[in-house]
Context: one part of a larger RNA
RNA sequence: UUGGGCAUAAAGGGCAUCUAGGCGGGGUUUCAAGUCGACGGUGAAAACUAGUGGCUCAACCAUUAGCUUGCCGACGAAACUGAAAUUCUAGAGUAUUGGAAAGGUGGGCGGAACUACAUGAGUAGAGGUGAAAUUCGUAGAUAUAUGUAGGAAUGCCGAUGACGAAGGUAGCUCACUGGACAAAAACUGACGCUGAAGUGCGAAAGCUAGGGGAGCAAACAGGAUUAGAUACCCUGGUAGUCCUAGCUGUAAACGAUGUUCACUGGGUGUGGGCGAGUAGAUCGUCUGUGCCGAAGCAAAUGCGAUAAGUGAACCGCCUGGGGAGUACGGCCGCAAGGCUGAAACUC
Repeated sequence: UUGGGCAUAAAGGGCAUCUAGGCGGGGUUUCAAGUCGACGGUGAAAACUAGUGGCUCAACCAUUAGCUUGCCGACGAAACUGAAAUUCUAGAGUAUUGGAAAGGUGGGCGGAACUACAUGAGUAGAGGUGAAAUUCGUAGAUAUAUGUAGGAAUGCCGAUGACGAAGGUAGCUCACUGGACAAAAACUGACGCUGAAGUGCGAAAGCUAGGGGAGCAAACAGGAUUAGAUACCCUGGUAGUCCUAGCUGUAAACGAUGUUCACUGGGUGUGGGCGAGUAGAUCGUCUGUGCCGAAGCAAAUGCGAUAAGUGAACCGCCUGGGGAGUACGGCCGCAAGGCUGAAACUC
């Protein structure tokens, strides 16, 4: 390479958007690039295959034909792909109406808890643990009442629930704003799918500058435990956690399952909408989200209309373990480091 694969064996890019490219719905007409047919030209020699001949045979040699699967020219066909024109509405989109939602950004407000401080009342302990001690307290603690201040998080509702492309999103409310869904079918008329590069978003930790700092808490200190204890337990405690502006660009970024479309028995929950029904039970239908399972698939576990079934289009990725996600080079970053990514050697 051919081929085979990617839930768990190696392998789906963290997610989206878009360029090139690849692929692309129905009808009619035309063209004839691909495609197909027959014809002509060319397709060196040697080699190869077949026939015939020459060395007494053979090897070897000569000759004739084939081969040379290709290219070019003109002619013809028009189903399929392609090109041009025209048309259609089933894909896609727009308009209308409607309800649902922790979707996003910014502002305002609330209660519980916590800590500090102030004041009252009050007295000897409190705290902590397996047991203790470090620690706090007669300079009046803990418990209790009132007040003030501050920061962070939003109990119950709450859920196999909802929304978002993913990361993720939760008190209430206001403003701005994105998407999905349903109904009916008015409009556009293939406007579509995927997507190398590129661009944007991207938990936590970390970094820069300026704020903020209640609680928690790497580092650190002390007390215990222990043979030791650079830990687990306890008392403290700084970065950080929070906000603003920027950087970083990684995660078991997981459904370990790329995106889109079509098709293929059922049963049972639940969120949203519509229709039928008596505003009921219930039934139908579309769209999400769970469970169980026919066929089928699978090495098994399992998956099973939310497929890991049956097919199609496009992208990404894999090719024994270690060395190694390392070295070198390049690009990016303030740094930490990230992306790309080997080999020797060894089993």
Overview: A computed fold for a 347-nucleotide part of an RNA from a metagenome, annotated as small-subunit ribosomal RNA, central domain. Its mean pLDDT, the model's own confidence on a scale to 100, is 89. The RNAcentral record of the full RNA draws on SILVA.